[in-house]
RNA sequence: GCUGCGAAAAGGCAACCCCGUCGUGAGGCGGGUACGCAAAGCCGCGAGCCCCGCCCCGUAGCAAGGCCGAGGUGGUCGAGCUACCGAA
Repeated sequence: GCUGCGAAAAGGCAACCCCGUCGUGAGGCGGGUACGCAAAGCCGCGAGCCCCGCCCCGUAGCAAGGCCGAGGUGGUCGAGCUACCGAA
C1' cells in the first nucleotide's frame, strides 16, 4: 500500500412521531427529534414490497388473479459505481 475486517477516536447519516410544503396516492422535500446505520453514500438494472390506472371475474368489487401501463421505495435483498478512520 491492497484485500478482508469493524475496536477506539474524530467526523457523518437520521427511523418512528410532530410541524410546514408538494403529490389522487405510494411517497418526496424542508425543520424538530434520535430508532438505528461502517456504506443508512450513489444508482430503480434484477427480484420484492407499495400506490394509481386498466384488464379479468361477476348482478355488483373496495376481494382474488393479470398488465412488455404510469409511478414510488436505495433504512427489503442482489448487481453495478464511489468513499472516511485504522486496533485486533